[in-house]
RNA sequence: GAUCUGGUCUUGCGCAACGAAAGCCUGUGAACCCCGCCAGGUCCGGGAGGAAGCAACGGUAAGCAGUGACUUUUGUGUGCCGCAAGGUUGCCGGGCCGGA
Numbered sequence: 001g002a003u004c005u006g007g008u009c010u011u012g013c014g015c016a017a018c019g020a021a022a023g024c025c026u027g028u029g030a031a032c033c034c035c036g037c038c039a040g041g042u043c044c045g046g047g048a049g050g051a052a053g054c055a056a057c058g059g060u061a062a063g064c065a066g067u068g069a070c071u072u073u074u075g076u077g078u079g080c081c082g083c084a085a086g087g088u089u090g091c092c093g094g095g096c097c098g099g100a
Base pairs, nucleotide, nucleotide: 001097003095004094005093006092007091008090009086010085011084012083013082014081015079016078017076018075019074020073021072022071023070025066026065027064028063034059035058036057042051043050044049
């Protein structure tokens, strides 16, 4: 000096991390216009019995709050992790050849 190759560079795909949202879990949550069960009382009946049903109790809806991991969605140079393609003389490493 030339050349090959790898890294750095660019792009795409994937994976992980982080953030956000939702689901899941727990709590709370409708005096009545949710459900169940209905003390007392009310109504029907000669009676047996039956009917509706307030409070209370229990379970929930929408919603609200809390909380961790998991799942789903989404985003980001967070990783320069993996694969492929591209780009080169700008840089670094390695191999080979020639010259000084």

Description
This is a predicted structure of a 100-nucleotide RNA (Bacterial small signal recognition particle RNA) from Thermaerobacter marianensis. Rfam family: Bacterial small signal recognition particle RNA. Rfam classes the family as a non-coding RNA gene. Its mean pLDDT, the model's own confidence on a scale to 100, is 75. Taxonomically the source falls in Thermaerobacter (Bacteria, Bacillota, Clostridia, Eubacteriales). The sequence was found by an Rfam model in a public genome assembly.